[in-house]
Context: one part of a larger RNA
Molecule: small-subunit ribosomal RNA, 5' domain
Organism: uncultured prokaryote
RNA sequence: UUGAACGCUGGCGGCAUGCUUAACACAUGCAAGUCGAACGGCAGCGCGGGGAGCUUGCUCCCUGGCGGCGAGUGGCGGACGGGUGAGUAACGCGUGGGAAUCUGCCCAGUAGUGGGGGACAACCCGAGGAAACUCGGGCUAAUACCGCAUACGCCCUACGGGGGAAAGCAGGGGAUCUUCGGACCUUGCGCUAUUGGAUGAGCCCGCGUCGGAUUAGCUUGUUGGUGAGGUAACGGCUCACCAAGGCGACGAUCCGUAGCUGGUCUGAGAGGACGAUCAGCCACACUGGGACUGAGACACGGCCCAGACUCCUACGGGAGGCAGCAGUGGGGAAUAUUGGACAAUGGGGGCAACCCUGAUCCAGCCAUGCCGCGUGUGUGAAGAAGGCCUUCGGGUUGUAAAGCACUUUCAGCGAGGAGGAAAGGUUAUAGCUUAAUACGCUAUAGCUGUGACGUUACUCGCAGAAGAAGGACCGGCUAACUCCGUGCCAGCAGCCGCGGUAAUACGGAGGGUCCGAGCGUUAAUC
Numbered sequence: 001u002u003g004a005a006c007g008c009u010g011g012c013g014g015c016a017u018g019c020u021u022a023a024c025a026c027a028u029g030c031a032a033g034u035c036g037a038a039c040g041g042c043a044g045c046g047c048g049g050g051g052a053g054c055u056u057g058c059u060c061c062c063u064g065g066c067g068g069c070g071a072g073u074g075g076c077g078g079a080c081g082g083g084u085g086a087g088u089a090a091c092g093c094g095u096g097g098g099a100a101u102c103u104g105c106c107c108a109g110u111a112g113u114g115g116g117g118g119a120c121a122a123c124c125c126g127a128g129g130a131a132a133c134u135c136g137g138g139c140u141a142a143u144a145c146c147g148c149a150u151a152c153g154c155c156c157u158a159c160g161g162g163g164g165a166a167a168g169c170a171g172g173g174g175a176u177c178u179u180c181g182g183a184c185c186u187u188g189c190g191c192u193a194u195u196g197g198a199u200g201a202g203c204c205c206g207c208g209u210c211g212g213a214u215u216a217g218c219u220u221g222u223u224g225g226u227g228a229g230g231u232a233a234c235g236g237c238u239c240a241c242c243a244a245g246g247c248g249a250c251g252a253u254c255c256g257u258a259g260c261u262g263g264u265c266u267g268a269g270a271g272g273a274c275g276a277u278c279a280g281c282c283a284c285a286c287u288g289g290g291a292c293u294g295a296g297a298c299a300c301g302g303c304c305c306a307g308a309c310u311c312c313u314a315c316g317g318g319a320g321g322c323a324g325c326a327g328u329g330g331g332g333a334a335u336a337u338u339g340g341a342c343a344a345u346g347g348g349g350g351c352a353a354c355c356c357u358g359a360u361c362c363a364g365c366c367a368u369g370c371c372g373c374g375u376g377u378g379u380g381a382a383g384a385a386g387g388c389c390u391u392c393g394g395g396u397u398g399u400a401a402a403g404c405a406c407u408u409u410c411a412g413c414g415a416g417g418a419g420g421a422a423a424g425g426u427u428a429u430a431g432c433u434u435a436a437u438a439c440g441c442u443a444u445a446g447c448u449g450u451g452a453c454g455u456u457a458c459u460c461g462c463a464g465a466a467g468a469a470g471g472a473c474c475g476g477c478u479a480a481c482u483c484c485g486u487g488c489c490a491g492c493a494g495c496c497g498c499g500g501u502a503a504u505a506c507g508g509a510g511g512g513u514c515c516g517a518g519c520g521u522u523a524a525u526c
Base pairs, nucleotide, nucleotide: 001524002523004522005521006520007519008518011373012372013371014370015369016368018365019331024329025328026327028326029325030324033076034075035074038073039072041069042068045067046066047065048063049062050061051060052059053058054057083284084283085282092209093208094207095206096205097204098203101201102200106197107196108195109194110193111192112191113190114148116146117145123138124137125136126135127134128133154163155162156161168189169188170187171186172185173184176183177182210256211255212254217247218246219245222244223243224242225241226240227239228238229237259281260280261279262278263274264273265272266271286307287306288305289304290303309320310319311318312317337363339362340361341360345359346357347356348355349354376406377405378404379403386397387396388395389394410467412462413461414460415459416458420453424448425447426446427445428444429443430442431441432440470515471514472513473512474511475496476495477494481510482509483508484507485506491498492497
């Protein structure tokens, strides 16, 4: 000094920490959704309209007309956030460089956003199955899918040429047109192509990065070349052919151990040991393998195959993966609640309102650690009683107690009460935009308005010394001594060593010493 444990003891608060062991197995709940301003729709709920029954205020039916919305198509996000350290001695990490690359959302610029088509879910009908689910037929929409047109940039090129895009939705509206749906104009959000940026990521290299030589030789895609394939990209990355190279005592190969770092602990430093919490990077997600989708994965809560294990089954076949948060069993000396809230911060989706968020913020448990406070203060000598010792005179416990006079922190009870809140909504004004005083955006002002924590912090009041002290040690090291018991016994012990009849060393007592809500022991490290 510790992520500690154990023994005895234990009043309060603040701030931190809390499976170091079985990367053992997991019941249950939750942990990633969201968008109706992309779409067809309408199961359920509410409103409006219509109808029927009656018990006259209820029930039933119809109706997408409206608010909305289960399931479905579609978009974005599920590659972040969260966990763990098994593997890895490696360009994995750290540090410093490099060139042959990609980058959704975001920012800036340039140019566009014309005209068509055919499907598939949902839905309806039918069929199979115990279930999981699956199959057939029919209808249909889109920001889903596919051509055509156009091509400033862009791509390929033998420099002649060739190739390639897009999608709409919502708000508002004066003329004009209208099949009364809208066209059209405008604003916002999108969409396409491309350039640059930003961010993120992939790749290469120099140097550094544990122990063993009782591991001395290792290597055949191995080392290099040519050509091809492949990748976002360089490259034996892969393949064909050719050459025979490449590494190693400056430790290759093999074996063991290990995530790495910022840092943490210690130390005057040099160094040594470690790598919990927090932060960066890496790896993994029951075990092994594989790809799909996508800007990004070879993907913890996606898919496929194999394996072990668990569960369901109508025996034909299916389902699952807590090293997310809680929680259970097990292992262990040992490590917490199946809690609250999205109020704040941040993230995803959405124009927004908002929804989701076991991230996060809080609360609960544990003296596990650090820090602070309290358990009273003053006075009080008859030096009381009692205890212990005694040379029997006395000494000591000891101003300690009692008594007297005060105080009320903290805890308790009652009352008041910040800050964490900015946003959002609405109204007004101004500016921008515009044909427009609509809509929309920005700014300012007024009003309104959101808190899990929370019985918050803090303040005031009330009562009464009232509710709050222990642990280890006292032979030397090492601060602190006497009596009794025991008699090499019982026992102590970190080392030296104590104990065999006066033991300051064992056990008890009185007294003392050191710490103090802790004190000791054990373990580990400097």